[in-house]
Context: one part of a larger RNA
Molecule: large-subunit ribosomal RNA, domain II
Organism: Elusimicrobiota bacterium
RNA sequence: ACCGGCGAGUUAUAUAGUGCAGCAAGAUUAAGUCCUUUCGGGGAUGGAGUCGUAGGGAGACCAAGUCUUAACAGGGCGUCAAAGUUGCAUUGUAUAGACCCGAAACCAGGUGAUCUAUUCAUGAGCAGGGCGAAUGUGCGGUAAUACGCACUGGAGGCCCGAACCGAUGGUCGUUGAAAAGACCUUGGAUGACUUGUGAAUAGGGGUGAAAGGCCAAUCAAACUUGGUAAUAGCUGGUUCUCCCCGAAAUAGCUUUAGGGCUAGCCUGAUAACUUAACCGGCGGUGGUAGAGCACUGGAUAGAAUACGAGGUCUAUUAGAUCUUGUAUCUAACCAAACUACGAAUGCCGUUGGGCACGUUAUUGGAGUCAGACUGUGGGGGAUAAGCUCCAUAGUCGAGAGGGAAACAGCCCAGACCACACGUUAAGGUCCCUAAAUGCAAACUAAGUGUAACAAAGGAAGUGGGACUACUUAGACAGAUAGGAGGUUAGCUUAGAAGCAGCUAUCCUUGAAAGAGUGCGUAAAAGCUCACUAUCCAAGCGGUUCUGCACCUAAAAUUUGCGGGACUAAGUUUGCUACCCAAACGGUGGAUUUUAUUUCUCUUCGGAGAGAUAGAGUGGUAGGGGAGCGUUCUGCGUUAGGUUGAAGGUCUACCGAAAGGAGGACUGGACGAAGCAGAAGUGAAAAUGCCGGU
Numbered sequence: 001a002c003c004g005g006c007g008a009g010u011u012a013u014a015u016a017g018u019g020c021a022g023c024a025a026g027a028u029u030a031a032g033u034c035c036u037u038u039c040g041g042g043g044a045u046g047g048a049g050u051c052g053u054a055g056g057g058a059g060a061c062c063a064a065g066u067c068u069u070a071a072c073a074g075g076g077c078g079u080c081a082a083a084g085u086u087g088c089a090u091u092g093u094a095u096a097g098a099c100c101c102g103a104a105a106c107c108a109g110g111u112g113a114u115c116u117a118u119u120c121a122u123g124a125g126c127a128g129g130g131c132g133a134a135u136g137u138g139c140g141g142u143a144a145u146a147c148g149c150a151c152u153g154g155a156g157g158c159c160c161g162a163a164c165c166g167a168u169g170g171u172c173g174u175u176g177a178a179a180a181g182a183c184c185u186u187g188g189a190u191g192a193c194u195u196g197u198g199a200a201u202a203g204g205g206g207u208g209a210a211a212g213g214c215c216a217a218u219c220a221a222a223c224u225u226g227g228u229a230a231u232a233g234c235u236g237g238u239u240c241u242c243c244c245c246g247a248a249a250u251a252g253c254u255u256u257a258g259g260g261c262u263a264g265c266c267u268g269a270u271a272a273c274u275u276a277a278c279c280g281g282c283g284g285u286g287g288u289a290g291a292g293c294a295c296u297g298g299a300u301a302g303a304a305u306a307c308g309a310g311g312u313c314u315a316u317u318a319g320a321u322c323u324u325g326u327a328u329c330u331a332a333c334c335a336a337a338c339u340a341c342g343a344a345u346g347c348c349g350u351u352g353g354g355c356a357c358g359u360u361a362u363u364g365g366a367g368u369c370a371g372a373c374u375g376u377g378g379g380g381g382a383u384a385a386g387c388u389c390c391a392u393a394g395u396c397g398a399g400a401g402g403g404a405a406a407c408a409g410c411c412c413a414g415a416c417c418a419c420a421c422g423u424u425a426a427g428g429u430c431c432c433u434a435a436a437u438g439c440a441a442a443c444u445a446a447g448u449g450u451a452a453c454a455a456a457g458g459a460a461g462u463g464g465g466a467c468u469a470c471u472u473a474g475a476c477a478g479a480u481a482g483g484a485g486g487u488u489a490g491c492u493u494a495g496a497a498g499c500a501g502c503u504a505u506c507c508u509u510g511a512a513a514g515a516g517u518g519c520g521u522a523a524a525a526g527c528u529c530a531c532u533a534u535c536c537a538a539g540c541g542g543u544u545c546u547g548c549a550c551c552u553a554a555a556a557u558u559u560g561c562g563g564g565a566c567u568a569a570g571u572u573u574g575c576u577a578c579c580c581a582a583a584c585g586g587u588g589g590a591u592u593u594u595a596u597u598u599c600u601c602u603u604c605g606g607a608g609a610g611a612u613a614g615a616g617u618g619g620u621a622g623g624g625g626a627g628c629g630u631u632c633u634g635c636g637u638u639a640g641g642u643u644g645a646a647g648g649u650c651u652a653c654c655g656a657a658a659g660g661a662g663g664a665c666u667g668g669a670c671g672a673a674g675c676a677g678a679a680g681u682g683a684a685a686a687u688g689c690c691g692g693u
Stems, first nucleotide, its partner, number of pairs: 001693006011096013026051003032045005055062002065077004099237002102234001106227006117201009126191001128160003131156001136151005164188003169184004203219001205215003240627006250263005264368002266365008278353008290341001291339002296335003300331003304328011371396010401412003416589004421585003427579003430564003436576001438575006449566002457551002461548008470539001478535005484508003489503003514529001518527002590617012628682001630679006640670001647666005653660002
């Protein structure tokens, strides 16, 4: 891992509802006793008690009333209307382990120092080598000591290094040879040394040269048994089928925030009512969007005036002028917490449609309290976030199908079932790939683009529009020629001659030619331009609006067209056809419900079976309804069964499903169907448990 088996809402009591049954103003017995028994039970008896039939009051007590009170007042609760009770079933709740498995823990009683920590008693062990303390002896030395030298001697938590005890670094090992090792290297090795044996200390306790270390592979409180099925607002799991309806992720409160309670939203029952959503008309409501600036504030410019403040000047009781503040005026503005205005939607009322949904009341059962994204209006943030918090609508959640390559939340569309049937939606129609290489008119040359996306800024890209200058009296571009004289203007300067700089910028000739547009020279010279003529020949410049393109433009696997590829199969506008979904329609069928209707039964309440018509039939949590199957019990020593039961294997049959037959083989003795009853009643999941492979 697979297969097989086991594996989770049970039982008791109490209580509330619902269904059925008995009896009914009553209903019912409990323990006990008696009889009986197949020993499971059954039948009598038992009226204690409980509930109901009357309430009010704290109570005495009174009673269709009573309590309050001085009260015959008023008021409260009752009467005046409503049947209960017992049992069975079922659904909740409470108390119990209470659907199942799961802690870490807490407490009590015991068991452990054969591991290890420390201690006690008694034993044992430490190759070899080195250094050479004190002491002693001799000699020297001293007044005597001291002191010196030589020899002797053999101290030491001394040195080197085996056994022994350790464990510094590395490699290997890491489902190991080993639940801590092997190898190399390395520390101590007469000591606070190592070690044998026997003994001591025990769990909030020991022991600890102290690491929260160690106390039997277990230690921030050992192990074991019990309390014990501890508790778990937490995680996981919770077993057959079909039918009807179908949520929530909100509010308030909460030592509350991943839990609860009440409400909201769902469902069943009973009863009542008449319209609900939506659309149209009419009448109201309000202070948002927008707008506006009288108010409250903000804020820009200007002028004069008024009142201040500070400079400067003057002829100083004063005046002029400059700067500046406040207020006023003019002009143009801003505001969620501004409003002399003010929509659309919304909301309320009414009325007409809408006619099969809705509403209300009582009551049984819930689930929900982490929501997500998208559009719109906002707050927070950075007018960031697949961000966060509200409002509003939708979708997902709980929604399949088609489209968006793939893609909960986007677009289309809400799946009862079947069909080799038809029509469409969104979206598409060259190939992958169903359907137009469709039609008409434009644009794009960038592979722009072809199913997400880019700015400021830049540019004789190119299409369209508007305005405008020049132009057959010849424009624009090009070519040929001229582009002069006074004059080297004056000044400046070493020089300054159109062209370093300053000032001025005139006159003449002429078709035209600046006291000079740019190169250039030391300064000149030289080249060139403006300007003019000729040649040529019809458009040529400028501004602006706009379509599509260009640059700007860097990201990590492959260029983000889904790919091939495309110059349309791109973009814009218009048109037609076709494809396409579980949508809509067609045909057949199932089922729910409403209405009408037929038949049967009836305890006259109703129930059942059809027919016709209408409307439905996605679904998680969850509510309700109807069934299938398993084991056992009763009828029952049933029918059946060695001419073959149960069980098993295979199988092309039946049913809407759970499921049910028939047959063949196997098997070798039990055992259906039906009607009832009772449950150890259904497995794919629990890192489930046990077994097999």